[in-house]
């Protein structure tokens, strides 16, 4: 000079789809939970999208698209530390 990943705090961001009378089934971290997911990012999610393939009882259910265009941070801690640079010997 510089600092990641794990935690912590406090703000904040974001989704609720498909079958089905209902009861309950699917898929998923979650499908209305005092939960869960993520916060600078190539995957929280949005959009393109009433998209493309493949599948399924059906559905972005899986691939694609896609490092695509948006997309919500700061502070501790980790750090009497590391790794890199440069000097010197």
């Nucleotide at each position: 000079c510089c600092g990641c990943a794990a935690c912590u705090u406090u703000a904040g961001g974001g989704g609720u789809g498909c079958c089905g009378a209902a009861a309950g089934g699917c898929u998923g971290a979650g499908a209305c939970a005092u939960a869960c997911c993520c916060u600078c990012a190539u995957a929280a999610c949005u959009u393109g999208a009433a998209c493309c393939a493949g599948g399924u009882a059906a559905u972005a259910c899986u691939g694609g698209c896609g490092u695509a265009a948006g997309g919500a941070a700061a502070a501790g801690c980790g750090a009497u530390c590391a790794a890199c640079u440069c000097a010197u010997c």